[in-house]
Description: This is a predicted structure of a 378-nucleotide RNA (Bacterial RNase P class A) from Roseovarius sp. The model forms 95% of the base pairs in the Rfam consensus. It matches the Rfam family "Bacterial RNase P class A". Rfam classes the family as a ribozyme. The gene name in the source record is rnpB. RNAcentral holds the sequence, with entries from ENA.
């Protein structure tokens, strides 16, 4: 230099005006005095994905004696890692690549059920459509013909898949029919924590594919979500208690029915209590926190030390304009061909809301690092 892989980071900058939330003073109005209002001065104010809400937690209420089936619904090669995960790391093993290095719902199909379209003679209790081949007849005897019977699964031909691939024997012509090799199944034995690898022998071979259809195995899972929730708490209505006052008149309920009779409620007014509607406050901003640097581990990541405070709104502030510069892209124009200058464009995706840890998705531009090939000079 050109082409690819992998992984990490950034994601405008300085100054003006104008305005906005939240925080700590000043002053000034209001109030017994808080709260509040205004004024004015510092100090703060998005994101690498704040997203989609898709996993997995913390929290907080409910609802549960423990355990055992069962049902639902999720996980799924192994091994470590985490508070936990369906995340991360490392491996195994199948595929793809020339390679670097990618992709994989990657547990069981010899427990059972179902399916396997189309094509095609058959598609798992499988099957002969053309061929090959032998036998016998006919004609015209020996033959590129007809016809019947049989054997075959080599060769064609369907199909994603057709009862092992290549050779050689062997036969009428074939065929694991026999043999060598691959291949597949079993396998003592060795290595590995483990998936899994390697494998002396031994079987002519049998057992197709689908669990992303049901289903079985093994592990995991209560339900609802900050509008959780808990604390202050006015007024109305509606509920309790308790006086006091009216009424014993309708009218209901009670004494198993009827009558009589008894009790109790049904009205008004006060006090109090309890419930918690708008509203206030807490939850909620010191946390699985964030940089550095040593240790331990391949790595995820974990110890130890030091050092930091990093939005708190809550119907929702974080903002527009403009001036200069950076970056990019196109264009002109000098000259010494990679540099200056001039013009024009463009400068994303998005936006906290109870918080955390992951995925996945959206991105204008740009940086750095490693690794794989190729050509070219030394």
């Nucleotide at each position: 230099g050109c082409g690819g892989a992998g992984g990490g980071c950034c994601g405008g900058a300085u100054g003006g005006c104008c305005g906005c939330g939240c925080c700590c003073g000043u002053c000034c109005c209001u109030u017994c005095g808080u709260c509040g209002g205004g004024u004015u001065g510092g100090g703060u104010g998005a994101g690498g994905a704040a997203a989609g809400u898709c996993c997995g937690g913390a929290c907080u209420c409910c609802a549960c004696a423990a355990g055992g089936c069962g049902a639902c619904g999720g996980u799924g090669c192994c091994g470590g890692g985490u508070a936990a995960c369906g995340c991360c790391c490392g491996g195994c093993c199948g595929g793809g690549g020339a390679a670097a290095c990618c992709c994989g719902a990657g547990g069981g199909a010899a427990a059972g059920c179902g399916c396997c379209a189309c094509a095609g003679a058959a598609a798992u209790c499988a099957g002969a459509c053309c061929g090959c081949c032998c036998c016998g007849g006919a004609c015209a005897u020996g033959g590129u013909u007809c016809c019947g019977g049989g054997g075959u699964a080599a060769g064609g031909g369907u199909g994603a898949a057709a009862c092992g691939g290549u050779g050689g024997g062997g036969u009428a012509a074939g065929a694991g029919c026999c043999c060598a090799c691959c291949g597949c199944g079993g396998g003592a034995c060795g290595g590995g924590c483990a998936a899994c690898c390697g494998g002396a022998c031994c079987g002519g071979c049998a057992c197709g594919g689908c669990a992303a259809g049901c289903c079985c195995c093994a592990c995991c899972g209560g339900g609802a979500g900050c509008a959780a929730u808990g604390c202050c708490g006015a007024a109305u209505a509606g509920g309790g208690a308790c006086c006091g006052c009216a009424a014993g008149a309708c009218g209901g309920g009670c004494c198993g029915c009827c009558u009589u009779g008894g009790c109790c409620c049904c009205g008004c007014g006060g006090u109090c209590c309890g419930g918690g509607u708008u509203g206030g406050c807490a939850g909620c901003a010191a946390g699985a926190g964030c940089c550095c640097g040593c240790c331990g581990g391949c790595a995820a990541c974990g110890g130890c030390g030091g050092g930091c405070c990093c939005a708190g709104a809550g119907g929702a502030a974080u903002g527009g304009c403009c001036a200069u510069c950076g970056c990019c892209g196109g264009g002109g124009c000098g000259c010494a061909u990679g540099c200056g200058c001039c013009c024009c464009g463009g400068u994303a995706c998005a936006g906290a809301a109870u918080c955390c840890g992951g995925c996945u998705u959206a991105c204008a531009g740009g940086c750095c690092c490693u690794c794989c090939g190729c050509g070219c000079g030394a």